[in-house]
RNA sequence: AGAGUAGAACAAAUGACCGCUGCUUUGCCUUUUGGGUAAGGGGGAGGAAAGUCCGGGCUCCACAGGACAGGGUGCUGGGUAACCCCCAGUCCCGGCGACGGGAAGGAAAGUGCCACAGAAAGGAAACCGCCCCGUUGGAUGUCCGUGACAUCUGACAGGGUAAGGGUGAAAGGGUGAGGUAAGAGCUCACCAGUCCAUCCGGUGACGGAUGGAGCUAGGUAAACCCCGCCUGGAGCAAGACCAAAUAGGGGGGCGCCCGAGGGUGGUCCGCCCGAGUCCCCGGGUAGGUCGCGUGACCUCGAUGGAAACAUCGAGGCUAGAUGAAUGGUCAUUGUCCCGAACGUGGGUGACCGCUUCGGGAAACAGAACCCGGCUUAUGUGCUGCUCUGACA
RNA sequence: AGGCCAGUAGCUCUAACGGCUAGAGCACCGGACUCCAAAUCCGGGUGAUGGGGGUUCGAAUCCCUCCUGGCCUGCCA
Numbered sequence: 001a002g003a004g005u006a007g008a009a010c011a012a013a014u015g016a017c018c019g020c021u022g023c024u025u026u027g028c029c030u031u032u033u034g035g036g037u038a039a040g041g042g043g044g045a046g047g048a049a050a051g052u053c054c055g056g057g058c059u060c061c062a063c064a065g066g067a068c069a070g071g072g073u074g075c076u077g078g079g080u081a082a083c084c085c086c087c088a089g090u091c092c093c094g095g096c097g098a099c100g101g102g103a104a105g106g107a108a109a110g111u112g113c114c115a116c117a118g119a120a121a122g123g124a125a126a127c128c129g130c131c132c133c134g135u136u137g138g139a140u141g142u143c144c145g146u147g148a149c150a151u152c153u154g155a156c157a158g159g160g161u162a163a164g165g166g167u168g169a170a171a172g173g174g175u176g177a178g179g180u181a182a183g184a185g186c187u188c189a190c191c192a193g194u195c196c197a198u199c200c201g202g203u204g205a206c207g208g209a210u211g212g213a214g215c216u217a218g219g220u221a222a223a224c225c226c227c228g229c230c231u232g233g234a235g236c237a238a239g240a241c242c243a244a245a246u247a248g249g250g251g252g253g254c255g256c257c258c259g260a261g262g263g264u265g266g267u268c269c270g271c272c273c274g275a276g277u278c279c280c281c282g283g284g285u286a287g288g289u290c291g292c293g294u295g296a297c298c299u300c301g302a303u304g305g306a307a308a309c310a311u312c313g314a315g316g317c318u319a320g321a322u323g324a325a326u327g328g329u330c331a332u333u334g335u336c337c338c339g340a341a342c343g344u345g346g347g348u349g350a351c352c353g354c355u356u357c358g359g360g361a362a363a364c365a366g367a368a369c370c371c372g373g374c375u376u377a378u379g380u381g382c383u384g385c386u387c388u389g390a391c392a
Numbered sequence: 393a394g395g396c397c398a399g400u401a402g403c404u405c406u407a408a409c410g411g412c413u414a415g416a417g418c419a420c421c422g423g424a425c426u427c428c429a430a431a432u433c434c435g436g437g438u439g440a441u442g443g444g445g446g447u448u449c450g451a452a453u454c455c456c457u458c459c460u461g462g463c464c465u466g467c468c469a
Base pairs, nucleotide, nucleotide: 001388002387003386004385005384006383007382009380010379012333013332014331015330016329017328018327020044021043023041024040025039026038027037028036029035030034046364050375051374053373054372055371056370057369058235059234060233061232065269066268067267068266070231071230072229073228074227075089076088077087078086079085090104091102092101093100094099105226106225110224111223112220113219114218127165128164129161130160131159132158134156135155136154137153138152139151140150141149142148143147173191174190175189176188177187178186192216193215194213195212196211197210198209199208200207201206239290240289241288242287249281250280251279252278253277254276261273262272263271283468284467285466297316298315299314300313301312302311303310304309335361336360337359338358339357340356341355343354344353345352346351393465394464395463396462397461398460399459402418403417404416405415411449419438420436421435422434423433424432442458443457444456445455446454
């Protein structure tokens, strides 16, 4: 210098003027707890406020009970209110590396599937090839032989064989030797893997060592399924209160204690309420208050821990709108980028820094009950580390 | 704000359980016929199944994530 990788940070500042929206103080007006108006003071978005993908608080329904179904989750240890989250580790995969990724239990419980190709796709299979036996044809040779025997070879039928060929994503370990009619873990040695036993290290996943068993078992569970663990439903339009409104109308179904229906659960049970309730047509109203910000809160420090995080102490209060406020203009300064200039400093040098002048840039995006995460969008510079090349 | 669905040629749809080059109708394009058109006949898929990633030998289909579009919601009776 180039290429890459990981991490953390910031999201300009000050002033003036003009606005927006809550709170608050004072004055004035008004019929009231209240409302209006004027002036002053003070507050006013984010790292993602977003997507709504997970988890929790909160609220209501039996503070929710049992069974089945359904859903989620899935290496180990820890963290947490909880998690499909975070931290640390194990194993596997990718990368030369820094580093990154993994829904990573079970396929020697059961079932299904494995297209095309191929003989055969699962306790499988004989297409070519190789081998044996039988029948039969041919050739050659031996014997005195229209016959017999031997060798070679072709065809057919039966059988053996998974070493070789070929197919495929995948064909039931690899290499060598023995063995055999030919072959084959059929046997043996070594290697790879699996399982079992023992020992060692580790909390554990797991790792290592020794011995044994020829054990070699295909893949797929983000197919059904099995196993372990978790899981009641709905959501602030939850929910509570006030106000407004009247056609509390019409038709139909079911039911009135032998009980319909409801209690926001897919089914059943149980519990509670229970005389009404469901559907269709038609009608009315759609305003306000609370919920609503002192919280798993923020900042700093100490302690414990490898870390996530926890505990303690001190200080702080930091938006609450409801068609929805948090903005605009100007000036100065700062940051970064580009170009130029002369001066200056460092270095052998390529070059780098400082100063001055001119020009330019500042993204993504907007709270709506609240938190913890994940994911996505996005500007800027910084730091650690890795690889390659060049120069000294 | 909360909750719930859908996405395949230009349009409307199909594709069992994951399988061979994802098909059909209309539209469109080229040619023939015609003086020129229309109709008719012949020929042509024009698509990376909304984007990206994963599982798998193999993905429109299964899983994750993002994007786009659509739907529903209170009270009285």

Predicted 3D model of RNase P RNA and transfer RNA as a complex of 469 nucleotides. It holds a member of the Rfam family "Bacterial RNase P class A".